[in-house]
RNA sequence: GGAGUGGUUCGGGUAAUCGCGUUAAUUUCAUUCAUUUUUGAAAUUACCGAGGAAAGUCCGGGCUGCGCAGGAUAGAAUGCCGGAUAACGUCCGGUGAAGGUGACUUCAGGAAAGUGCCACAGAAACAAACCGCCUCGAUCAAGUAUCGCGGUAAGGGUGAAAAGGUGCGGUAAGAGCGCACCGCCUGAGCUGGUAACAGUUCAGGGCUAGGUAAACCCCAUUCGCAGCAAGACCAAAUAGGGGAACAUCAAAACGUGAUCCGCGUCGUUUCCGGGUAGGUUGCUUGAGCCUGCAAGCAAUUUCAGGCCUAGAUGAAUGAUUACCACUCUUGCAAAAGAGAACAGAACCCGGCUUACAGAACCACUCCACUU
Numbered sequence: 001g002g003a004g005u006g007g008u009u010c011g012g013g014u015a016a017u018c019g020c021g022u023u024a025a026u027u028u029c030a031u032u033c034a035u036u037u038u039u040g041a042a043a044u045u046a047c048c049g050a051g052g053a054a055a056g057u058c059c060g061g062g063c064u065g066c067g068c069a070g071g072a073u074a075g076a077a078u079g080c081c082g083g084a085u086a087a088c089g090u091c092c093g094g095u096g097a098a099g100g101u102g103a104c105u106u107c108a109g110g111a112a113a114g115u116g117c118c119a120c121a122g123a124a125a126c127a128a129a130c131c132g133c134c135u136c137g138a139u140c141a142a143g144u145a146u147c148g149c150g151g152u153a154a155g156g157g158u159g160a161a162a163a164g165g166u167g168c169g170g171u172a173a174g175a176g177c178g179c180a181c182c183g184c185c186u187g188a189g190c191u192g193g194u195a196a197c198a199g200u201u202c203a204g205g206g207c208u209a210g211g212u213a214a215a216c217c218c219c220a221u222u223c224g225c226a227g228c229a230a231g232a233c234c235a236a237a238u239a240g241g242g243g244a245a246c247a248u249c250a251a252a253a254c255g256u257g258a259u260c261c262g263c264g265u266c267g268u269u270u271c272c273g274g275g276u277a278g279g280u281u282g283c284u285u286g287a288g289c290c291u292g293c294a295a296g297c298a299a300u301u302u303c304a305g306g307c308c309u310a311g312a313u314g315a316a317u318g319a320u321u322a323c324c325a326c327u328c329u330u331g332c333a334a335a336a337g338a339g340a341a342c343a344g345a346a347c348c349c350g351g352c353u354u355a356c357a358g359a360a361c362c363a364c365u366c367c368a369c370u371u
Stems, first nucleotide, its partner, number of pairs: 001367010012324007020049002023046008051342001055353002058351005063227004070261004075223005080094005095108005109218002114216002116212003130156002132152003136148004164182006183207001184205009231281004241272006253265003288307005294301002326339005
């Protein structure tokens, strides 16, 4: 200097003027009223006022309501080991496999319980002989030719995958057919590690026929449901209207995912018609944020100190001016011109995923050159 890998931060700043919304204080007007800040409006002042993803609604919870919140089945989710956390399918660390020169990235229960699938090619994809090799027989003057019965799976071909590898022996030719060393399987140990696992010893076995489980399935663990349009309160209005089914002490019906059992309630369900849909609350002090010591490889946690940072409800945060900063173009320079991403809270929080113009920083890897 170049090319990469893994992370972090910003995504304009300052000032002035005018304009919005909540809260608080003060004043004024109206209203309530025997009196009383009961309610509404206006003005002034002060503090605060959309995100790193507010998006997706994919996970997990807090919170609210219902429910014998019980049992079983079905169903769903996760899936190496250990930790963190309120919890998780998240995060941290480790183990093993694959890819990469590397920094790093991705993946992870079981295929020897069973079933299914593997296009095309190929003889054959849970089973085998296309080419080939060999013995025998026949034809021909003869064989290194042709044909036939049989043997074969070592060689070749096809394919992602075709009965483990190398060597020696053996055979008509071959083959774990036999043997040696590897590989693999089974069993018994030893060392290290919390564990996944790593290393290693002995004995037995000629040996299991590939892949696939985000295919069915098996195994282990976990799992109430619905959701702030959840709920609670106040005010107002209407027609305390009309019908149907089942049922009357144990049946039906109902009881917050499905089915069954259990338990509970005492009438339950449903159709037509009519009225209201307004206000308050939930609603922002939180598993909250910042700083610091300590513990831990880390995720994170204890402790101490400091801070309060939107709560709107057809829905608030905008406009103008000046200067500075960033990027690009022109220019020797001064300077001029242009540009500036993804995108707006609605009960809250922890994650994941996706989008993003431009800029900055940290650590690490590889290549080239110089010293």
Molecule: Bacterial RNase P class A
Organism: Zetaproteobacteria bacterium CG_4_9_14_3_um_filter_49_83